Source information
Model confidence (mean pLDDT): 87 of 100. This is a predicted structure of an 85-nucleotide RNA (c-di-GMP-I riboswitch aptamer) from a Limnochordia bacterium. The organism belongs to Limnochordia, within Bacteria.

RNA sequence: CUUCGCUAAAGGCAAACCCAGUGAAAGCUGGGGACGCAAAGCCCACAGCCUACAGCCUUAUGGCCAUGGUAGUGUAGCUGCCGAA
Numbered sequence: 001c002u003u004c005g006c007u008a009a010a011g012g013c014a015a016a017c018c019c020a021g022u023g024a025a026a027g028c029u030g031g032g033g034a035c036g037c038a039a040a041g042c043c044c045a046c047a048g049c050c051u052a053c054a055g056c057c058u059u060a061u062g063g064c065c066a067u068g069g070u071a072g073u074g075u076a077g078c079u080g081c082c083g084a085a
Stems, first nucleotide, its partner, number of pairs: 002085004012037002017032006035072001041078002045075003048070003055064003
């Protein structure tokens, strides 16, 4: 440096759910809590998915729309602990 995560150790993150806050919502933040994770560290660039306040269409019901989210959906990019080959 590359590949890998069979063994060990040190540590790390934290799904559902509950509480509080925030937001139009999806969701996010903090506390509790652990289903899982070897990048479940960072990043919305592309795709997927979620939401639809405003806006547009509609007589109306309703429909469309990301400029809002999601990295614990895939790809790309950046960075990194321990060990093995």